[in-house]
RNA sequence: GGAGUAGAACAGACGAUCGCUGGGUCCAUUUAAAGGAUCUGGAGGAAAGUCCGAACACCACAGGGCAGGGUGCUCCAUAACGUGGAGUCGUGGCGACGCGAAGGAAAGUGCAACAGAGAGUAGACCGCCGUUGAUACGCAAUUGCGUCAACAACGGUAAGGGUGAAACGGUGCGGUAAGAGCGCACCAGUUCUCCGGGUGACCGGAGAAGCUUGGUAAACCCCACCCGGUGCAAGACCAAAUAGGGAAGCGUUGUAGGGCGGCCCGUCCGAUGCUUCCGGGUAGGUCGCUAGAGGUAUCGGGCAACCGGUAUCCCAGAUGAAUGAUCGUCGCCCGCUUACGGGUAACUUUGAGCGGGAACAGAAUUCGGCUUACGGGCUGCUCCGGCC
Numbered sequence: 001g002g003a004g005u006a007g008a009a010c011a012g013a014c015g016a017u018c019g020c021u022g023g024g025u026c027c028a029u030u031u032a033a034a035g036g037a038u039c040u041g042g043a044g045g046a047a048a049g050u051c052c053g054a055a056c057a058c059c060a061c062a063g064g065g066c067a068g069g070g071u072g073c074u075c076c077a078u079a080a081c082g083u084g085g086a087g088u089c090g091u092g093g094c095g096a097c098g099c100g101a102a103g104g105a106a107a108g109u110g111c112a113a114c115a116g117a118g119a120g121u122a123g124a125c126c127g128c129c130g131u132u133g134a135u136a137c138g139c140a141a142u143u144g145c146g147u148c149a150a151c152a153a154c155g156g157u158a159a160g161g162g163u164g165a166a167a168c169g170g171u172g173c174g175g176u177a178a179g180a181g182c183g184c185a186c187c188a189g190u191u192c193u194c195c196g197g198g199u200g201a202c203c204g205g206a207g208a209a210g211c212u213u214g215g216u217a218a219a220c221c222c223c224a225c226c227c228g229g230u231g232c233a234a235g236a237c238c239a240a241a242u243a244g245g246g247a248a249g250c251g252u253u254g255u256a257g258g259g260c261g262g263c264c265c266g267u268c269c270g271a272u273g274c275u276u277c278c279g280g281g282u283a284g285g286u287c288g289c290u291a292g293a294g295g296u297a298u299c300g301g302g303c304a305a306c307c308g309g310u311a312u313c314c315c316a317g318a319u320g321a322a323u324g325a326u327c328g329u330c331g332c333c334c335g336c337u338u339a340c341g342g343g344u345a346a347c348u349u350u351g352a353g354c355g356g357g358a359a360c361a362g363a364a365u366u367c368g369g370c371u372u373a374c375g376g377g378c379u380g381c382u383c384c385g386g387c388c
Stems, first nucleotide, its partner, number of pairs: 001384007010375001012330007020042008044360001048371002051369005056231004068227005073087005088102001089100004103222002108220002110216002125161002127157007136147005169187006188212002190209008235287004245278008257269004294313008332357008341348002
């Protein structure tokens, strides 16, 4: 100098002017509301996606099971988690380091395109080997003799070839008609036993058994553990106007209508008007609402995630939804020009001037995570090249 990898932090600062919004105090008015003055708080690392986990609220719920869903190496952390930390094993990278849907295929069922003989208690296409045959072949004149090779039938074989992503451990010796863990030695794996280390996943060592079992569970399934639903538009309270419901009282009726009655009056049910009261819901308002698994500093424990002690701080709470705009100075980054210095040079530290730039993004009940978006700089480490 180049390439890479991991991590922590920042997200311009200050001032002036003009606004927006929450709260406190004071003023005047008529208690309030509205108004004025003044002091003070006012977005993020992701406020985002709404993907997990909780708090909180309401609904449901005796207990157990089925169904359904989720998680899936170990130990630890935590209120909890599918998150995090430290490890194990596997895997990618020369490395720093990254990644893992990492239980079970020896419970059962299923699946595997194309190729291939055969895709699983497998399989004989070529090859190899055996037996048999004579119509086959060979030798000698219809017949006889023979079966090395070739041919046919039947069978054996998983060594060799060939197919495939994958074909029933590997090498060698023995063995055999030819072969084969068929036998043996060594190697690899599996299972079991023992010893040592580790809390554990697991690791190391010794021995035994020819045990050699294919892949797939982001296929069904089996095993272990976990799981009720809806979300602050949860939910609680106050509560108009209008319409309608219920109750009481008073009145009206040539009394719509009905009961008592032969008819009228009367009376009861009703109709209708007014008044008062009750109850439900709506608009609207108040609470929930921000003091919390809280922040900062420091000390202690722990490899760490994290936990504990002490001190200190109060840090948005809007609702058609505030948190902004302009100007100035300084800082940061980029480009160009230039001065001094370094260097043979290319180039370059530092300073000055001019011009430009500053990302992603906006709280809505609150926390813990994950994921995604995004700017420039910093630090540790790794690899490569050059110089001393």
Model confidence (mean pLDDT): 76 of 100. This is a predicted structure of a 388-nucleotide RNA (Bacterial RNase P class A) from a Desulfosarcinaceae bacterium. The gene name in the source record is rnpB. The source organism's lineage runs through Bacteria, Pseudomonadati, Thermodesulfobacteriota, Desulfobacteria and Desulfosarcinaceae. Its Rfam family is "Bacterial RNase P class A". Rfam's curators write: Ribonuclease P (RNase P) is a ubiquitous endoribonuclease, found in archaea, bacteria and eukarya as well as chloroplasts and mitochondria.